The RNA shown here (Bacterial RNase P class A) has 366 nucleotides and comes from Antiquaquibacter soli. It matches the Rfam family "Bacterial RNase P class A". Rfam classes the family as a ribozyme. The sequence was found by an Rfam model in a public genome assembly.
[in-house]
RNA sequence: UGGGUCGGCAAGACGGUCGCGUCGGCUGGAGACAGCCGCCGAGGAACGUCCGGGCUCCACAGGGCAGGACGGUGGGUAACACCCACCCGGGGCAACCCGCGAGAAAGUGCAACAGAAAGCAGACCGCCAGCGCCCUCGGGCGCGGGUAAGGGUGAAACGGUGGUGUAAGAGACCACCAGCGGUCGCGGUGACGCGAUCGGCUAGGUAAACCUCGUCCGGAGCAAGGUCAGACAGGAAGCGGUGAGGCGGCCCGCCGAGCUUCCGGGUAGACCGCUAGAGACGUGCGGCAACGUACGUCCGAGAUAGAUGGCCGUCCAGCAUCCGCGUGAUGCGAGACAGAACCCGGCGUAGCAGCCGGCCCAUUCC
Numbered sequence: 001u002g003g004g005u006c007g008g009c010a011a012g013a014c015g016g017u018c019g020c021g022u023c024g025g026c027u028g029g030a031g032a033c034a035g036c037c038g039c040c041g042a043g044g045a046a047c048g049u050c051c052g053g054g055c056u057c058c059a060c061a062g063g064g065c066a067g068g069a070c071g072g073u074g075g076g077u078a079a080c081a082c083c084c085a086c087c088c089g090g091g092g093c094a095a096c097c098c099g100c101g102a103g104a105a106a107g108u109g110c111a112a113c114a115g116a117a118a119g120c121a122g123a124c125c126g127c128c129a130g131c132g133c134c135c136u137c138g139g140g141c142g143c144g145g146g147u148a149a150g151g152g153u154g155a156a157a158c159g160g161u162g163g164u165g166u167a168a169g170a171g172a173c174c175a176c177c178a179g180c181g182g183u184c185g186c187g188g189u190g191a192c193g194c195g196a197u198c199g200g201c202u203a204g205g206u207a208a209a210c211c212u213c214g215u216c217c218g219g220a221g222c223a224a225g226g227u228c229a230g231a232c233a234g235g236a237a238g239c240g241g242u243g244a245g246g247c248g249g250c251c252c253g254c255c256g257a258g259c260u261u262c263c264g265g266g267u268a269g270a271c272c273g274c275u276a277g278a279g280a281c282g283u284g285c286g287g288c289a290a291c292g293u294a295c296g297u298c299c300g301a302g303a304u305a306g307a308u309g310g311c312c313g314u315c316c317a318g319c320a321u322c323c324g325c326g327u328g329a330u331g332c333g334a335g336a337c338a339g340a341a342c343c344c345g346g347c348g349u350a351g352c353a354g355c356c357g358g359c360c361c362a363u364u365c366c
Stems, first nucleotide, its partner, number of pairs: 001362009012315007020041002023038006043337001047348002050346005055221004062252004067217005072086005087101001088099004102212002107210002109206002124151002126147003130143005159177006178202001180199008225272004234263006245255002279298008318332005323326001
């Protein structure tokens, strides 16, 4: 310098002006409210609502079935499907990336097309001896057999190479190799790795198919739930301590008096919950890391049909052009995705123009 790979930062700053919302103050008003002034007023994803938790109510949420989620190992965490480290497998020269990583020698199921045959395999061609017939004595045809070495089909054809053996062949047998399983030794917390030895000779795929094993999961959600104010009008039928209902998909168990449907009527206001929290940043310590911990500092959205915007100026990041190549001049100059609604941790997705750094490969120069 070029290419690659991994990570981080940042989503402009200041001022003016017009406007919007909560709150506070003043003025007016009986009040609703109006006017003026002042403070504050979205994000890295506030998003999707996919996962996990807090919180609230329902038994102080309890047992079982059903159902669901997760799935290498060890750790982190409030928890997770997230994160970190490692293992195994695959890709890459490498940095590094990828895997929805349990079990297919428990059982059941499934597999298009091609092919003779596709799951305790399989004789289409080929090869081989026997028997019969023909023969130009090379062989040919037929019959019932043997054979998985060769051909062909396929994503996949039941280890590979060489030899022994045989009529031809075959783990039938032997040597080596690959793979699997058992035992032992060593290393590691472990997944696992390395080595020795023995075995039968070889075991296909699929579990986001049923299933098996292990771990976890009660339900509903801030329109949770509570308080206050205001309005109204009750009636009918059915069921119910032989258990209504709470209670959710079911059963048990617990509580124990109302419940359901229809007709008719009323209201849809305010407040709490509500924003200081598993909080942010910095430093030290522990840890490879995720993270933990101590100390210090800091932290002014809370709307309720939902406010947070527009314009102008100056500048900055950056970009372009020019030259006399510099601490230069001139010009341009903020745009994307989006937007709180109980809170938090993740994941995923969207994203204009950019900046910074680690590492790897190639090349050049010193």
NCBI's taxonomy places the organism under Bacteria, Actinomycetes, Micrococcales, Microbacteriaceae, Antiquaquibacter.